[in-house]
RNA sequence: UAUUCAUCCAGAGCCGGGGUAGAGAGUUGGCUCGUUGAUCCCGGCACCAACCAGGCCAAGAAGGCCAACGGUGGUACUGCCAACACCGAUGAAGG
Numbered sequence: 001u002a003u004u005c006a007u008c009c010a011g012a013g014c015c016g017g018g019g020u021a022g023a024g025a026g027u028u029g030g031c032u033c034g035u036u037g038a039u040c041c042c043g044g045c046a047c048c049a050a051c052c053a054g055g056c057c058a059a060g061a062a063g064g065c066c067a068a069c070g071g072u073g074g075u076a077c078u079g080c081c082a083a084c085a086c087c088g089a090u091g092a093a094g095g
Stems, first nucleotide, its partner, number of pairs: 001095001003093006013045006022033003026084005046075003050072003054066004079087001
């Protein structure tokens, strides 16, 4: 990284350093966030529990519950809303 499957209206953030005008994946139209410094990059600690791994129930399973030590992930707004698109993101498997 092609592909397959599953999920995306729940949940959870602050601080320090950097940087400077945009940002919320793409286009269009909205809406919101942003010089009280956002988005983004680095660091720190905290939290959430989506998937895998762990435990229990069910056991044909689906599914439900617990914990958060492990592997990833995540912590504005329903993937912010709508339309479009060979759409995007995350996890697992895997050539």

This is a predicted structure of a 95-nucleotide RNA (SAM riboswitch aptamer (S box leader)) from Collinsella sp. AK_207A.
Its Rfam family is "SAM riboswitch aptamer (S box leader)". Its family is annotated with regulation of gene expression in the Gene Ontology.
The coordinates come from a structure-prediction model, not an experiment, and the mean pLDDT is 86.
The sequence is in RNAcentral, with records from Rfam.
Lineage of the source: Bacteria > Bacillati > Actinomycetota > Coriobacteriia > Collinsella.